[in-house]
Context: one part of a larger RNA
RNA sequence: UUGGGCGUAAAGGGCGCGUAGGCGGAAAGACAAGUCAGAUGUGAAAUCCUGCAGCUCAACUGCAGAACGGCAUUUGAAACUCUCUUUCUUGAGGGUAGGCGGAGAAAAUGGAAUUCCACAAGUAGCGGUGAAAUGCGUAGAUAUGUGGAGGAACACCGGUGGCGAAGGCGAUUUUCUAGCUUAGACCUGACGCUGAGGCGCGAAAGCAAGGGGAGCAAACAGGAUUAGAUACCCUGGUAGUCCUUGCCGUAAACGGUGCAUACUUGAUGUAGCCGGGCUCAACCCCGGCUGUGUCGGAGCUAACGCGUUAAGUAUGCCGCCUGGGGAGUACACUCGCAAGGGUGAAACUC
Numbered sequence: 001u002u003g004g005g006c007g008u009a010a011a012g013g014g015c016g017c018g019u020a021g022g023c024g025g026a027a028a029g030a031c032a033a034g035u036c037a038g039a040u041g042u043g044a045a046a047u048c049c050u051g052c053a054g055c056u057c058a059a060c061u062g063c064a065g066a067a068c069g070g071c072a073u074u075u076g077a078a079a080c081u082c083u084c085u086u087u088c089u090u091g092a093g094g095g096u097a098g099g100c101g102g103a104g105a106a107a108a109u110g111g112a113a114u115u116c117c118a119c120a121a122g123u124a125g126c127g128g129u130g131a132a133a134u135g136c137g138u139a140g141a142u143a144u145g146u147g148g149a150g151g152a153a154c155a156c157c158g159g160u161g162g163c164g165a166a167g168g169c170g171a172u173u174u175u176c177u178a179g180c181u182u183a184g185a186c187c188u189g190a191c192g193c194u195g196a197g198g199c200g201c202g203a204a205a206g207c208a209a210g211g212g213g214a215g216c217a218a219a220c221a222g223g224a225u226u227a228g229a230u231a232c233c234c235u236g237g238u239a240g241u242c243c244u245u246g247c248c249g250u251a252a253a254c255g256g257u258g259c260a261u262a263c264u265u266g267a268u269g270u271a272g273c274c275g276g277g278c279u280c281a282a283c284c285c286c287g288g289c290u291g292u293g294u295c296g297g298a299g300c301u302a303a304c305g306c307g308u309u310a311a312g313u314a315u316g317c318c319g320c321c322u323g324g325g326g327a328g329u330a331c332a333c334u335c336g337c338a339a340g341g342g343u344g345a346a347a348c349u350c
Base pairs, nucleotide, nucleotide: 004321005320006319007304008303012318014201015200016199017198021194022193023192025088026087027086028085029084030083033081034080035077036076037075038074039073040072041071042070049065050064051063052062053061054060091191092188093187094186103177104176105175106174107173108172109171110154115149116148117147118146119145120144125136126135162169163168206247207246208245209244210243211242215241216240220236221235222234223233258317259316260315261314262313263312266295267294268293269292270291271290272289273288274287275286276285277284299306300305323350324349325348332343333342334341335340
């Protein structure tokens, strides 16, 4: 490179925005760059291939043909692609009205619970476990009541329910802000899809500075268990967990399934919206659209399974794979305060 692949065998980038590039809806016309056909010239000889012939054969050599899959010029064709012109509305987008819903930031509020403090009342235990002990308690604990402080998280509702590109998002209220969906009409008229580099977002842990610190809890200490026990269990307990600002840039970042578009039997649940039937409405029934589940047909698959939310049938674009170990290591470069991240081999070995 060709060919084959990427749910689980190696393989989908963590996610988005978007540059170059690649690809691109319908109709008419033009052009002839790509494309196709013909002609001419050239494509040295040798080599290669085919046929015949010469050295006794062969290698070798000679002759003839084909080929040299290309290039240039020229004459044409006009379906497709490019380009140009005109037009269109179904792709895409915009404004209007109505409605659902999530998140972020800032501010305010709330109740339950844990812990601590003070007071009251009260007495010998509490706590913990498989059983214990460490621990706490006559300096009055635990349990109970009242008052207060402080931090963190928001029970029930809560649901294969909702929202978001992903990470993720759950008390209440207010403000600000982005996205999505539906309806019919109007407007623009291909403005689109994907996207190497690039830019941004990105759980937890971790890092820097400053706050905060109730509970929990790496490290650590003690008590147990055990042959040992650097563990599992128990009593404590510091970073951390929380806030602000900045960094880190990784995860089984998973649906282990890239994005977009079109097509292809069904059944059933659920959420939102719209329309229709009875009605003012609610309830109920039917239909449509969008999302989210389950089961299954054809088809696909090595099987498991997937199955209109495809892993089916196709197209466009990107990323990635090529035996196991060595190794996501070494070296180099680059990013980072560091921890470390990104890119990423080979020898050797099976």
Molecule: small-subunit ribosomal RNA, central domain
Organism: metagenome